[in-house]
Context: one part of a larger RNA
Molecule: small-subunit ribosomal RNA, 3' major domain
Organism: Magnetospirillum fulvum
């Protein structure tokens, strides 16, 4: 100088702590050691690997295994030779097929010195070469992950020390911040902070095939349904509004701090986007690129079936429980984000139901998709029950060439463990947590996963002694 320190000081974080709900116990669902297996591809391993790559393994995906096949190859580019545009359907045979042997039909380009010559296809031939998701992330780009949105990291000139370096960057206040303000042998400055972006919350303008009877008026009359209108919601584009600007206390006469007013909002308004300099030989050679090694009738390609979906066990991530703040029935209201033509599918009709029949309507502010929780009423009365819903058997729907390994539903029936979780452990500080629904991506089908969207809506923060992790200053040190 750094790092460390079961050393000081200062000061921060859902780090404790108040609190509020989980998680460890049960089922079950998925990911992972582990066994297993021909094979369960392969990568990810504290935190920061384990519902992770995988935004979707029945075939394909598939990179793995049996087994059958190919060898200049599935796919470029380059020579020489033969044919010839070519493409596309139906068909026989043998085969699991890949492929191999054939038949029929429809079609058959452009230029031409009219020569299959030339472009371009298919065959063979030998060679350059293709090709590998093999290695090696400890050769590498490039992406990312974490400290951590911590407030720091630095450089010019100057200064001071023989140097290494050091000061600036330290100290007094401050602040979310190296943020400012004051002082100082330091004066400036870069990358970081902040601002500028985007959105959310208020007004105004503009602009009206959504929204209103606000106002007129029709109508099969309570459906904005229609003419009519853009006042209102909206909806989307520009602008205004917040800056400690004002008041009053404190403070160094400073930065700022506290309190008021006004104000839709006040002291960074919420939220989000942005990740300094560098660690950690972090992760990825299986997205892609790529340097060297390696294979080369095989570690290359094809194809068929299997396996990634195993199960004595073990741990992570989660779903529904154990119930009366509940379960069941009837009745009944209110969303917003997005989607939708090989699509999204309304009335009407059949089923109990899954689902089918049907096709209006919409390339969608326009058609299309029941929000649920919540409120009325009624039952049940504390029990393994009208709790729970695994497990199983029958009997059905869908989607696909195809649900046997090995999808997903739905009816009937069966009803298991579970009566609140041991040691330990996890999230949140407000429209949060908690609880309730809807959408989307992927997608033929398949979500308890993830990404989102709204609705209902808490409790607590005294306080910084400890855990834990940072950030600034000193201090010791046998470390670098």
């Nucleotide at each position: 100088u750094g790092a460390c320190g079961g050393g000081g000081g200062c000061c921060c974080g859902c780090a404790c702590a108040a609190g509020c709900g989980g998680u460890g116990g049960a089922g079950c669902a998925u990911g992972u050691g582990g066994u297993u297996u021909a094979a369960u591809u392969c990568g990810a391993a504290g935190c920061a690997a384990c519902g992770c790559g995988c935004a979707g393994a029945a075939c394909c995906u598939u990179a793995c295994c049996u087994a059958c096949c190919c060898u200049u190859g599935a796919c470029a580019u380059g020579g020489g030779g033969a044919g010839u545009a070519u493409g596309g359907g139906c068909u026989u045979g043998a085969g699991a097929g890949a492929u191999c042997a054939g038949g029929c039909c429809c079609u058959u380009c452009a230029g031409u010195u009219c020569g299959g010559c030339u472009g371009g296809c298919u065959c063979c031939c030998a060679c350059a070469c293709a090709g590998g998701u093999g290695c090696u992330g400890c050769a590498u780009g490039g992406c990312u992950g974490u400290c951590g949105u911590c407030a720091g990291c630095u450089c010019g000139u100057g200064u001071c020390g023989u140097g290494a370096g050091a000061u600036g960057u330290u100290g007094g206040g401050u602040u979310a911040a190296g943020u400012c303000c004051c002082g100082c042998a330091a004066c400036g400055a870069g990358c970081g902070c902040a601002a500028c972006c985007c959105u959310c919350g208020c007004c105004u303008u503009c602009a009206g095939u959504u929204g209103c009877c606000a106002u007129c008026a029709c109508u099969u009359c309570u459906a904005g349904g229609u003419g009519g209108g853009c006042a209102c919601u909206c909806u989307g584009a520009a602008g205004g509004a917040a800056c400690u600007g004002c008041c009053g206390g404190u403070g160094a006469c400073a930065a700022g701090c506290c309190g008021g007013a006004g104000g839709a909002a006040g002291g960074u308004g919420g939220g989000g986007a942005u990740g300094a300099c560098g660690u950690c030989a972090a992760g990825u050679c299986c997205u892609c690129a790529u340097g060297g090694c390696c294979c080369u009738u095989a570690c290359g390609g094809g194809u068929a079936g299997g396996g990634c979906u195993a199960c004595a066990c073990a741990c992570g991530u989660g779903c529904u429980a154990c119930a009366a703040u509940g379960g069941c029935g009837a009745c009944u209201a209110c969303a917003g984000u997005g989607g939708g033509a090989a699509g999204c599918g309304a009335a009407g009709g059949a089923g109990c139901g899954a689902u089918c029949c049907g096709g209006a309507g919409c390339c969608a502010a326009u058609c299309c998709a029941u929000a649920a929780a919540a409120g009325u009423c009624g039952u049940c009365u504390c029990a393994g029950u009208u709790c729970g819903g695994a497990u199983u058997g029958c009997a059905g729907c869908c989607u696909g060439c195809a649900a046997c390994u090995c999808g997903g539903c739905u009816g009937c029936a069966u009803g298991a463990a579970g009566u609140c979780g041991g040691a330990a452990u996890c999230g949140c500080u407000a429209g949060u947590a908690a609880u309730c629904g809807c959408g989307g991506a992927u997608c033929a089908g398949c979500a308890c996963g993830c990404c989102g969207c709204g609705g209902u809506g808490a409790a607590u923060a005294c306080g910084u002694u400890c855990c834990c992790g940072g950030g600034c200053c000193u201090u010791g040190u046998a470390c670098a």